[in-house]
Context: one part of a larger RNA
C1' cells in the first nucleotide's frame, strides 16, 4: 500500500450548485475474432520454511524423503445468465403542468409605538450618581426627581414555545410591491431524464481593511478613581475606533447535530406543527419538530424510523505524542493574514 477507521479516542470539507469520472429502475430482442465474469486442461510461482504422510537419531528438539493443495500469472478450449455495446416497452425513480394551505425565506420602499440621550421652556431645591457611609465625576452658571415640546441614532416589550422558514451562515414592530424554495390533494403528461461530485463557481457570524455618510446608547483602546504587597485586571467616573447605511474587499470559527449527501428495509407510545380524507372532535394519512424507548449497535456514554441499526453507491478525511497547522516555495488579498504544506531533532 492494504486492512481498519471518522458523535466524545486522530478523523466529515462551513454550506450549496456543477463540469469530468464513479454509481444505475423495469420488459424484450440482438451483437460480439465475447473485454468483464464463469468453468475445464496445460504450464509457471526456485529451494528452504508451512502444512500431511512415514522414516532416522534411546524420545523430543532436530534431520531425511514423500504427497497435498490454497491463491497469483500466461495459453488453450468452452458456456452466454450477468455487466457491457445496440434496439424496444412500461411507470414505481425524477421531472412538467393543475390544485389547496401554510411560513421571522430574500430584496426594496413607506410608517408607527415604548424607552435611552441631547436640547429648549415651566415648575421647584440641595444634593445626586455609584459596586458601598467615605473616591474621581455632575451640580447654585440650578443639576437629580417631575411636566410640556423638538431633534437624532439604534433596537422592535407582550404574542412567543421543546414553535415556523431557509442549502448553510441565518431570520421577528407593521404596511405595500417584486421574488425563491418547500409542503398537501390528485395522477394529466415526459419517461430513467437518477444519486454523488475531483477539479470549478457562488453564498459565508464576528472581527478587520478601503471610500464617503451617520452617531443615541453601548464600548476595545485610552485616561482617571478605587482595590491591592502590586494591578498593566475585576469594580467605578468617563471615552475614541467599532457598532449603524451604501458600494467595495476579507473568508475565517467549539460554522457543532462536535454526527458528508442519497436510497431502500427494520417493533411501539407521546407532544406538537403545516395540509388532505371520513363515521368532525377523534380516526386515518401524509411534510416537519422532539421526548421515552423494542431488535440492533457501542469501549462505554449513549444512538435508536430525523440511527451511532441493517444493506447499496459517491465524494471528503485520518495513521504515536511533540516539533506544527509552523518554515519554505506557489496562489489568493489593499493590508492584517488565508490557503496549499513538509523535514531535520526530541520523546
Nucleotide at each position: 500500500c492494504u486492512g481498519g477507521g471518522u458523535g466524545u479516542a486522530a478523523a466529515g470539507g462551513g454550506u450549496c450548485c456543477u463540469u469530468a469520472g464513479g454509481u444505475u429502475g423495469u420488459u424484450u430482442u440482438u451483437u460480439g475474432u465475447a473485454a468483464g465474469u464463469u468453468g475445464a486442461u496445460u504450464c509457471u510461482u526456485a529451494a528452504a520454511u508451512g502444512u500431511c504422510a512415514a522414516a532416522g537419531c534411546u524420545u523430543a528438539a532436530c534431520u531425511u524423503u514423500g504427497g497435498a493443495a490454497u491463491a497469483g500469472g500466461a495459453a488453450u478450449c468452452a458456456a452466454u445468465a450477468c455487466u457491457a455495446a445496440a434496439u424496444u416497452u412500461c411507470u414505481g425513480g425524477a421531472g412538467u403542468a393543475g390544485u389547496u394551505u401554510g411560513c421571522g425565506g430574500g430584496u426594496u420602499g413607506a410608517u408607527a409605538g415604548u424607552a435611552u440621550u441631547u436640547u429648549u421652556u415651566c415648575a421647584g431645591u440641595a444634593g445626586g450618581a455609584a459596586a458601598a457611609u467615605u473616591a474621581u465625576c455632575c451640580u447654585u452658571a440650578a443639576a437629580u426627581a417631575g411636566a410640556a415640546a423638538a431633534a437624532g441614532g439604534a433596537g422592535u416589550a407582550u404574542c412567543g414555545a421543546g414553535g415556523g422558514u431557509g442549502a448553510a451562515a441565518a431570520c421577528a414592530a407593521u404596511c405595500a410591491a417584486c421574488u425563491a424554495g418547500c409542503u398537501u390533494c390528485g395522477a394529466a403528461c415526459u419517461g430513467a431524464c437518477a444519486c454523488u461530485g475531483a477539479a470549478g463557481g457562488a453564498c459565508u457570524a464576528a472581527a478587520g481593511c478601503g471610500u464617503g455618510g451617520g452617531g443615541a446608547g453601548c464600548a476595545a483602546a485610552c485616561a482617571g478613581g478605587a482595590u491591592u504587597a502590586g494591578a498593566g485586571a475585576c469594580c467605578c467616573u468617563g471615552g475614541u475606533a467599532g457598532u449603524c447605511c451604501a458600494c467595495g474587499c476579507c473568508c475565517u470559527g467549539a460554522c457543532c447535530g462536535a454526527u458528508g449527501a442519497a436510497u431502500g428495509c427494520u417493533a411501539a407510545a407521546u407532544a406538537u406543527u403545516g395540509g388532505a380524507a371520513u363515521u368532525u372532535u377523534a380516526u386515518u394519512u401524509u411534510g416537519g419538530u422532539a421526548u421515552u424507548a423494542a431488535a440492533g449497535c457501542u469501549a462505554a456514554c449513549g444512538c435508536g424510523u430525523u440511527a451511532a441499526g441493517c444493506a447499496u453507491u459517491c465524494c471528503a478525511c485520518c495513521u504515536g505524542a511533540g516539533g506544527a497547522g509552523u518554515a519554505c516555495g506557489g496562489u489568493c488579498g489593499c493590508a492584517a493574514g488565508a490557503u496549499u504544506a513538509a523535514a531535520a531533532c526530541u520523546c
Small-subunit ribosomal RNA, central domain from Diophrys appendiculata, 347 nucleotides, folded computationally. Rfam family: Bacterial small subunit ribosomal RNA. Its family is annotated with ribosome and structural constituent of ribosome in the Gene Ontology. NCBI's taxonomy places the organism under Eukaryota, Sar, Alveolata, Uronychiidae, Diophrys. The RNAcentral record of the full RNA draws on SILVA.